[in-house]
RNA sequence: GUCCCCAUCGACUAGCGGCCUAGGUCACGGGCCUUUCACGCCCGUAGCACGGGUUCGAAUCCCGUUGGGGACA
Repeated sequence: GUCCCCAUCGACUAGCGGCCUAGGUCACGGGCCUUUCACGCCCGUAGCACGGGUUCGAAUCCCGUUGGGGACA
């Protein structure tokens, strides 16, 4: 330099154009329970890397940028 893949709560992950007002587990906060802690139960906080485009409708499709990984040279 060319090409390919990936980017979603603090962590891991589901999603495959409309049921998404983005779900789950752990973590975190509160409550119940307990003499207390732990366990268990209930509730809550928190996320689509960024900028455009297509579409009635985009986390999802297209282009670019950024970051990470890989192949070739």
Predicted 3D model of a 73-nucleotide RNA (transfer RNA) from a bacterium. The coordinates come from a structure-prediction model, not an experiment, and the mean pLDDT is 81. Rfam family: tRNA. Rfam classes the family as a transfer RNA. The RNAcentral record of the sequence draws on ENA.